Predicted 3D model of a 517-nucleotide part of an RNA (small-subunit ribosomal RNA, 5' domain) from a metagenome. The RNAcentral record of the full RNA draws on SILVA. The coordinates come from a structure-prediction model, not an experiment, and the mean pLDDT is 80.

Context: one part of a larger RNA
Parts: sequence; C1' cells; structure tokens
RNA sequence: GAGCGAACGCUGGCGGCGUGCUUAACACAUGCAAGUCGAGUGCGCGUCUGUAGCAAUACAGAUGGCGCACGGCGCACGGGUGCGUAACACGUGGGUAAUCUGCCCUUCGAUGGGGAAUAACUCGCCGAAGGGCGAGCUAAUUCCGCAUAACAUUCCUUGGACCUCGGUUCGAGGACUCAAAGCCGUAAGGCGUCGGAGGAGGAACCCGCGCACGAUUAGCUAGUUGGUAGGGUAACGGCCUACCAAGGCUUUGAUCGUUAGCUGGUCUGAGAGGAUGGCCAGCCACACUGGAACUGAGACACGGUCCAGACUCCUACGGGAGGCAGCAGUGGGGAAUCUUGCACAAUGGGCGAAAGCCUGAUGCAGCGACGCCGCGUGGGGGAUGAAGCUUUUCGGAGUGUAAACCCCUUUCGACCCGGACGAAUGCCCCGCAAGGGGACUGACGGUACGGGUAUAAGAAGCCCCGGCUAACUACGUGCCAGCAGCCGCGGUAAGACGUGGGGGGCCAGCGUUGCUC
Repeated sequence: GAGCGAACGCUGGCGGCGUGCUUAACACAUGCAAGUCGAGUGCGCGUCUGUAGCAAUACAGAUGGCGCACGGCGCACGGGUGCGUAACACGUGGGUAAUCUGCCCUUCGAUGGGGAAUAACUCGCCGAAGGGCGAGCUAAUUCCGCAUAACAUUCCUUGGACCUCGGUUCGAGGACUCAAAGCCGUAAGGCGUCGGAGGAGGAACCCGCGCACGAUUAGCUAGUUGGUAGGGUAACGGCCUACCAAGGCUUUGAUCGUUAGCUGGUCUGAGAGGAUGGCCAGCCACACUGGAACUGAGACACGGUCCAGACUCCUACGGGAGGCAGCAGUGGGGAAUCUUGCACAAUGGGCGAAAGCCUGAUGCAGCGACGCCGCGUGGGGGAUGAAGCUUUUCGGAGUGUAAACCCCUUUCGACCCGGACGAAUGCCCCGCAAGGGGACUGACGGUACGGGUAUAAGAAGCCCCGGCUAACUACGUGCCAGCAGCCGCGGUAAGACGUGGGGGGCCAGCGUUGCUC
C1' cells in the first nucleotide's frame, strides 16, 4: 500500500446491489419446513333429488363435499452443517472382456381364466397415557396359484470370428424359470421384453499425477501378502470362509502423532510465489452419541424403524415421549452476526388425466454504514474586508467571499396525482392440423417510474498538524497531568501533554484494533 463474513470509538441524509454465529457439531419453548392421487378401492359423516309418510323417518339414486383407512407414486430430491476424514475423500486424465438403473424415449409381444386375505368399520377387553389385544365384515391398480411365452437368464449340444490361450463375441437347436388390471368405447394406465453416445446416478480397480506438519514418531503388518476352492454382492476383489505358501509395506519416510473437508476460485504480488477455501458452484462427509438392518430403482435414510447410551419432558410410578448442523425464534458462549414477516404471482420440485394441492426450495419484504457503487447537504455575485473570536511589536494581521445581502436552481427528502414490466403458460371454445379467439391469474406494491406543489429550505463529521508525514500559533501545566507506530516529548516561554484560534487529510464516513500478502 492492498484486502476482510470483521470488531471497537466518535459521527450519520438517501438509494441500488450484495452480505450477515468465523465462538458451543452447546441445549432448545412455539409455529411452520412433504405430501399428493376419488380417472385404483372400502367405510363413516354430510349434501342434493325422487318415492312413501302429518312428521320423525325409511327406501332408492346421485354427488369425492369432509374424514379415516387400504393401495400407488414421492418422502434417497430440495434445504442445513463441516464433526469426522491426510483418504482414490478431492482435483485431473485413463481402464472395466466385472455392473445395476424407478420415472422418460423406443422395439416387439401379450393383457386369458380363477382364488384369497386384510385395514378402515362393528363389537368386546386392557392401559393414566403412548397405545395395544381378541372376535366379526369387506373392496381394489393389494396378495396368491393356473394357462400362454416372443425376447431374456442359466444349463446342454453345435458352427463361425477374435484372441493375451483363458476367454470374449456372433448364430442354430433343446431344456428350465418368469407376466398382467381393466374399460361400452376413447384417452390414459398396468405386464413381459430388445435398445437408448437419452437422462439421472451408484460401485470397484488401475494407472499416472497432484494433495499439511512432525524423525524429540523407525520399524509396521496374521486376513496380514499371494494362491486354490467355495460363499457373498448389481459387480471385481481377503469382501468373507476353509486349506496351502510366507509373504507385503518402509529413510523416494512406512507406522505413529498433530492439524485439516477438497476443488473451481478468492486476497496479495511486476511475476515467481505466499496466504486462504466465508458468500456462489461441483464433489465428499454428517444428522443428539454409538451400532444395525428393513423397505425400495435408489438409503444403511436430517424432519423412517430397531438396540444401547447421555440429556430433557410427561406419569396414576406400572410405563411412556423427544431430537432445529431446515426457516424464523430462545437461552448460553462470545469482541461479534438479522424478522417467531409476505406469497406460491414467477422459476423449480412432488403428486395428479386435469383443475389443483403441497413447497421457510424459491421469489420478495424487514433489520445492520457490514461491504461496494451512485447521489445529496446548494450554485453565481458579494468589502481594502461588518460583528464576534484568535493573535499582536497595539500599527496591524488572521478567520475571510466566509457571513450578511442580491440573483438563481430544487436533485434527494416531504406532500398531492397518475402508475407499471415481470403474465403467458395452463384453462375454455373453434379447427384434421397449422393456427385463431375468449375469460382469469402479481407476494413484491400503490413499489419502481412519470407528472405536479412549496421552500435554501430537512441533511457533516472524523482523524491529524516534532521528524518519518501534508499541516503553527497562544494560553494552561511544570519529569506532574499526560502523549507515543519508531525515534522520542513533559523538570517555567512545550510547534510533541490539555484547551482555544488557525491549518492539513479523508468524507457519510473517519480513526483504532485484529488477521493475510
């Protein structure tokens, strides 16, 4: 000098865009953050209509209007945090002749015929509660057989090609195994299946490289290193097991310890380099602590389950409930870090045929000079120069065109009027289609912006003035009080302390502290 997620002191007009627990991965009151589908289905309640009836009501039909439940899809995304991790975690480039892939696109084929259970519900029982038990009823796009079987899996036979000689690949035949849900019809859906250099992921290996510090850490290792066989997995593999061999790593730093999420980037620097990884983006890891599996295309699963532990809460003392490192918010810690806001209007996501519902993602608003940027606090004229103040050699000098005064302007702010873009998708109608037409939808927001009214009116501070370093005098003080980044000032004329006047610098900021280059 530059920089910062900063803090502190004094001061503070407006706007735009950003940004805001760096500390306790400390504990959390309250609300919300993941639902949706009636065009899969049952029941209860309700509404409407009709019939009968004076009525209560009964029966029949319609209606997803509300609720519960079964079923489907989603809940593995999105959002948070940085604990752990020195590692194929990350970055980068390559290999898999060792893989799976819901939803999406696509090829081919089929959708035949049966059966069963169960929740909700009803009844009974237990419990303080959380909740549970038993009996009975019932449906389906729930579940289970059967038939059918192109393709595919596995196995057998066989032919060709490649080839690292152990397999790969292409083809033919045979055996085995595996499907399904409807509808008047359409649309849509479900089933099996080939393919997808379509999408989205996951896993392992290798290589090659890169990836903190410590040798006051020098030896480490028995599933350890390799082989055979088997098991397991979506799949390769000591991944696991049995047997066999005795290996494997290491001063080119093994092992151990300490620290740490990695990167794109960011800051600095002429560069080389150094420092750093907050916001945004990619990857990883984690979800009270530890462990485990279930479901599923996908999890070993933040707002799922089970076990153990600590903590908190409820309890009728028998037993239960909970997990903000989601958004707000609270306590605590700390030098220090925000609203218990609005809306799904847009973008995106989940479900749905759609209307639509949900969405603390997101879009916005609020708070904070925390940062960057822009604007304003007025402009012109105006005296040999008012007053006041300071100083003085008492003549004067300075403040100073500064003010007053005259003329002008009105940004921003105030008030009044008008007032958006962001909104065309979707829906409905017409049309074979292309396309055309129609009604509706804005949180922000009466905001941005535009026009108008009035008045210089409402808007300047902070640090410094001995040298470095731009800027000087008077008084007070008297090695005191104090200053100080370094050198150093102060002991009676202090340009260095304090105050006044004056001056210098920056400016809605200015200084100080901390940290990096």